[in-house]
RNA sequence: AAAUGUCUUCAGGGCAGGGUGAAAAUCCCGAUCGGCGGUAUAGUCCGCGACCUGUGUUUCUGCACAGUUGAUCCGGUGGAACUCCGGGACCGACAGUGACGCGCUUUGAAUCGGCGGCGCGAAGUCUGGAUGGAAGAAGAUGUGU
Repeated sequence: AAAUGUCUUCAGGGCAGGGUGAAAAUCCCGAUCGGCGGUAUAGUCCGCGACCUGUGUUUCUGCACAGUUGAUCCGGUGGAACUCCGGGACCGACAGUGACGCGCUUUGAAUCGGCGGCGCGAAGUCUGGAUGGAAGAAGAUGUGU
C1' cells in the first nucleotide's frame, strides 16, 4: 500500500414581509430550499438513494427482484465547465388538510349571477408515515499478500 471480514458514528433543506379575509405557511404578491457518487466545483448532465407501483416469498412485519419517477438556456473565461463567472428560466414522491379552480345540479318564464348540493383537481416549504429506511461518508479493529 492493494484486497477483504467485523463493528461504531453520521447521513435533507425551506414561505421573512405584505394583500384579502372571521380565519390562510394552503389563495394572491413576494420570499425561500436543494440528498449521495461521478465529471473543471452540478437541484436541471450520467448514475444512485428515497417515495410510489408490480411480482415472488412470508401469518404479518420484512426481504428479494423488476418497473415508474421532475426541471437549463444564452454569453464569457479556459486545454477542459449544460458544473465556474454574468444574465435569464425551470423543477420538486405518497397520504392528509385546504377560504382556491373546474364540471354538473335544485330553484326560476327566460338569461346572467349568487347561495346551497354533488363530483374532480389543488402545498417543494404545513401535518403524517419518519425517534423509520437509505445512496453513501468518516472512523475503529482484524485477516492477509

Record summary: A computed fold for a 145-nucleotide RNA from Intestinimonas butyriciproducens, annotated as FMN riboswitch aptamer (RFN element).